[in-house]
Description:
A computed fold for a 252-nucleotide part of an RNA from a Pseudomonadota bacterium, annotated as large-subunit ribosomal RNA, domain VI. Lineage of the source: Bacteria > Pseudomonadati > Pseudomonadota.
Context: one part of a larger RNA
């Protein structure tokens, strides 16, 4: 920047990607072989490996979570706390994000074929798969399966919507299932987009304080309690306010 303007939803020209392999069992101790040993064909189960999704388990991280605890400094002392010392060290840990953890794939026709085996055949009254014809036949081709894909400029199709006061886009703004930026997606008061708050999951493990016991160290009851980052639902209290820009047939 083009495909006349838009907003979905798509076809497949092309492209890419995969394609494996072991073991067991059955058929069978069967065909086959003196014996030893020991199948093709066809069906089954369990596995490696490679691949790609995802966090319900299983683990791992998880320096804005909790709980223990040394050493020191501070809050005047007590008691509770807050900071420093690899996040001080220790023991768990939600979200994300990962594997060593879950799933799922590497199926099964089909078409033309290699080599190879063949059917009819003359040339050469024979023979002969080949010369005319016809077939059987491989993880390899082309499909079949997954991804991408109309700049496929041959710029497709389908359906809504729209060309003077209008369809849509964007700028701005509040954010993540996204990201360096940008895009891209959620959303912008006819709102649940983030924060706050409130339930709750989940995490840690029974807060202070006060009461009881105990001479004390400590223990009990209030109490599965206090606290709590990223998770679910709720709820306009706070901020998305307002506001501008672009923006499309004189083809019939």
């Nucleotide at each position: 920047c083009g495909u006349g303007g838009a907003g979905a939803u798509u076809u497949g020209a092309g492209g890419g990607g995969g394609c494996u392999c072991a073991u067991c069992c059955c058929u069978a101790g069967u065909a086959c072989g003196a014996g030893a040993g020991g199948a093709c064909c066809g069906g089954g189960a369990u596995g490696a490996c490679u691949a790609a999704a995802c966090c319900u388990c299983u683990g791992g991280u998880g320096u804005a979570c909790c709980a223990g605890u040394u050493g020191g400094c501070c809050u005047a002392c007590c008691a509770a706390g807050g900071c420093c010392a690899u996040c001080g060290c220790u023991g768990g840990g939600u979200a994300g994000c990962c594997a060593u953890g879950u799933u799922u794939a590497g199926a099964c026709a089909g078409g033309a074929u290699a080599a190879a085996c063949g059917c009819u055949g003359a040339a050469a009254g024979c023979a002969u798969c080949u010369a005319a014809g016809c077939g059987u036949g491989a993880a390899a081709c082309c499909g079949a399966c997954c991804c991408c894909a109309a700049g496929a400029u041959u710029a497709g199709a389908u359906c809504u919507c729209g060309u003077c006061a209008c369809a849509g886009a964007c700028u701005c703004c509040a954010g993540a299932g996204a990201g360096a930026u940008u895009a891209u997606c959620u959303g912008g008061u006819u709102g649940a987009u983030a924060g706050a708050c409130c339930u709750c999951a989940g995490g840690u493990g029974u807060a202070a304080g006060a009461c009881c016991c105990g001479u004390g160290a400590g223990g009990g009851u209030u109490u599965g309690a206090g606290c709590c980052g990223a998770g679910a639902g709720g709820c306009a209290c706070u901020a998305a306010u307002a506001a501008g820009u672009c923006g499309a047939u004189u083809u019939g």